[in-house]
Model confidence (mean pLDDT): 82 of 100. SAM riboswitch aptamer (S box leader) from uncultured Rubrobacter sp., 109 nucleotides, folded computationally.
RNA sequence: CAUCGAGAGCGGUGGAGGGAACUGGCCCCGAGAAACCGCGGCAACCGGCGGUAGCACGGAACGCAAGGUGCCAAGUCCAGCAGGACGAUCAUUACCGUCCUGGAAGAUG
Numbered sequence: 001c002a003u004c005g006a007g008a009g010c011g012g013u014g015g016a017g018g019g020a021a022c023u024g025g026c027c028c029c030g031a032g033a034a035a036c037c038g039c040g041g042c043a044a045c046c047g048g049c050g051g052u053a054g055c056a057c058g059g060a061a062c063g064c065a066a067g068g069u070g071c072c073a074a075g076u077c078c079a080g081c082a083g084g085a086c087g088a089u090c091a092u093u094a095c096c097g098u099c100c101u102g103g104a105a106g107a108u109g
Stems, first nucleotide, its partner, number of pairs: 001109004009039005017028003022080004040072003045068002048064003076105001081102007
């Protein structure tokens, strides 16, 4: 700096945790968690090949394959901070609920 509501799991070992950390939720898990191994798959960031436009070197767009990473429950599982809309209330700036936008943090390249 870019992307993050899409996509993709079986087997073996293992033996109680796991969903990054904290708090609060909500989930997964002895019908077997984490971790490791094997095989399979997803995607297309980097690299490779092709390639339309611009004079050209070469190459946006676009396409092909899948070498290097990555990933394969749930939106990055959800919220936390700020702003906004609606609801609730006799009523309002607060609180509460639902939703939207942004931020923070994180992940991958």
The sequence is in RNAcentral, with records from MGnify. Rfam family: SAM riboswitch aptamer (S box leader). Rfam describes the family as follows. The SAM riboswitch is found upstream of a number of genes which code for proteins involved in methionine or cysteine biosynthesis in Gram-positive bacteria.